The part of an RNA shown here (small-subunit ribosomal RNA, 3' major domain) has 478 nucleotides and comes from Hydrogenophilus sp.
Context: one part of a larger RNA
């Protein structure tokens, strides 16, 4: 002065409980891990803070492994070399298959890996030799500094103390007074109004035009036209405890109220201190040291990373009637698009396959959203719940789909009747549910990243679990 205490007080927090809600733990299957196995099943990562992570959905590439099979030494010295180096072929042999070696023989016409040494290159070690980056503590409120001041120093006050706040957030007291980083201000998104602008939107007000039509209409922005609505984006307003009661100390504030689209940090993000974790990572890159060096380099074909008695970890689908199938019907948003997005026509049951407009896009297109609504059946059944697994036919990617892709169609039709012990998440447009787009991507999504539809219970507290932050105490710790 730190750290720790199954020492004591104060505050904090759904990575903590209490209340509610949903899971997870059982079941099949995805998919990561561990273990076994294996020619190899490359390697890292191992409480929170390793396990759908390494953007790591690996059929070849990727690829670091594993089996074969080839290449390849800048310079230096020595050695060979026109008595013919290195390189190149027919034809035999070796080989999965190679003038890759070898045999023989012919072309060719100057260098040459045989030797030391250098070296080029190593996803070869060391993240505990490093830079850079990230994870964490930390969804914390701290950490320092100048002057004075106290102490012989080490350091100490400041930073304490009541009150408060999300906060070392303010306000009072006080040997302190001031300041810097940190919180907040800033930035960007939503939510309200207003100008501003109109190849998106509108018959909203006009005039055409196509089409349907039970002649009352409707329909389609398609044409003039026009910025009114919405829309898109640019600028600007608007919220400050600003008003008005109660409490407080007349303070800082806090508790209720009015106005108001929004109220006390309006909501979500970004940014985010001094350090610790010898925290991750030499396998992005970079870079000490150290090893390889004709193999630990490079290229190439196959196989491996996909192996399965088994444990674990996250998801995915369900056990069903607030459901399953079937048939009508409405309503989004955010993103991509060029050997890519493909409208519409044809073909097929279907996946799909044929032609072809239009689109480097608010213009064309992916693009019927899906729960939902209404109409039917099923009727509580391992079933019309479930969909695993197995058969048979067909499609798409692709040089190839045996190891090992997806997709469609027929059959087949498992466990499973709500999951012990224990465990995760969440306080509002949030949790739960339902679909969509993007990344990756030739082709492969239950996976990360966003979108936007539906749309709740319950608390308005506490410090009892788990931890965190002060102050104060002991200490055989440093």
């Nucleotide at each position: 002065u730190g750290g720790c205490g199954g020492g004591g007080g104060a505050g904090c927090a759904c990575c903590a409980c209490a209340a509610c809600g949903g899971g997870u733990g059982g079941a099949g299957c995805c998919u990561g891990c561990g273990g076994u196995u294996u020619a190899a099943u490359u390697a890292g990562a191992u409480u929170c803070a390793a396990c759908g992570c390494u953007g790591g959905g690996a059929a070849g590439c990727u690829u670091a492994c594993c089996g074969g099979g080839g290449g390849a030494g800048a310079c230096a010295g020595c050695g060979g070399g026109a008595u013919g180096a290195a390189g190149g072929u027919c034809g035999g042999g070796c080989u999965g298959a190679a003038g890759a070696c070898u045999c023989u023989a012919c072309c060719a016409g100057a260098c040459u890996a045989g030797c030391u040494g250098a070296g080029a290159g190593g996803u070869g070690g060391u993240g505990c030799a490093u830079g850079g980056c990230c994870g964490u503590c930390g969804u914390c409120a701290g950490u320092u500094c100048g002057u004075a001041c106290u102490g012989u120093g080490a350091a100490g006050c400041a930073u304490c103390c009541u009150g408060u706040u999300a906060a070392g957030u303010c306000a009072g007291g006080c040997a302190a007074c001031g300041a810097g980083c940190g919180a907040g201000a800033c930035c960007c998104g939503c939510g309200c109004c207003c100008u501003c602008a109109g190849u998106u939107g509108c018959c909203a007000g006009c005039g055409g035009u196509u089409c349907c039509u039970a002649c009352g209409g409707g329909a389609a922005g398609c044409c003039g036209g026009g910025c009114a609505c919405a829309c898109u984006g640019a600028g600007g307003g608007g919220a400050c405890u600003g008003c008005c009661g109660g409490c407080g100390c007349u303070a800082a504030g806090u508790c209720g109220g009015a106005g108001g689209a929004a109220g006390g940090u309006g909501c979500g993000g970004g940014c985010a201190a001094c350090g610790g974790c010898a925290g991750g990572u030499c396998c992005g890159u970079a870079u000490g040291c150290c090893c390889c060096g004709a193999a630990u380099c490079c290229c190439u074909c196959g196989g491996g990373c996909u192996a399965c008695a088994c444990g674990c970890g996250g998801g995915c689908u369900a056990c069903a009637a607030u459901g399953g199938c079937c048939g009508g019907g409405a309503c989004a948003a955010u993103g991509g698009g060029u050997u890519c997005c493909g409208a519409c026509c044809c073909c097929g049951a279907a996946a799909g396959g044929g032609g072809u407009a239009g689109g480097a896009a608010a213009u064309c297109u992916c693009c019927u959203a899906a729960a939902c609504c209404c109409g039917g059946u099923c009727u509580c059944a391992c079933c019309u719940g479930g969909g695993a697994u197995u058969g048979a036919g067909g499609g798409c990617u692709g040089c190839a789909a045996c190891u090992c892709g997806c997709c469609c169609u027929c059959a087949u039709g498992a466990a499973c009747c709500u999951g012990g012990a224990a465990u995760c998440c969440g306080u509002a447009g949030u949790a739960a549910u339902c679909g969509c787009g993007u990344g990756u991507c030739a082709a492969a999504a239950u996976c990360a990243c966003g979108c936007g539809g539906u749309g709740a219970a319950u608390a308005c507290g506490u410090c009892c679990c788990u931890g965190c932050u002060c102050c104060u105490u002991g200490c055989a710790c440093a």
The sequence was found in a public genome assembly.
It matches the Rfam family "Bacterial small subunit ribosomal RNA".